[in-house]
RNA sequence: UAUACCUUCGGGGAUGGGGUUCCCCGUGUAACCGCCAAGAGGCUGAUGACCCCUGCAACGGG
Repeated sequence: UAUACCUUCGGGGAUGGGGUUCCCCGUGUAACCGCCAAGAGGCUGAUGACCCCUGCAACGGG
């Protein structure tokens, strides 16, 4: 100096907040920035996953 691994730390996983957990990236030229369609156009969801809260949408009841 380079590479790999471990520990710690930081960051990320298609729109908000908190907890738990999983995965990924790492000093940034990274991880990440949804899907279908040739096009026109169309579709799902506040989660990576689970739980709670907030917001939105649909149906039913008071």
About this RNA
The RNA shown here (Fluoride riboswitch aptamer (crcB RNA motif)) has 62 nucleotides and comes from a Pseudomonadota bacterium. The sequence was found by an Rfam model in a public genome assembly. NCBI's taxonomy places the organism under Bacteria, Pseudomonadati, Pseudomonadota.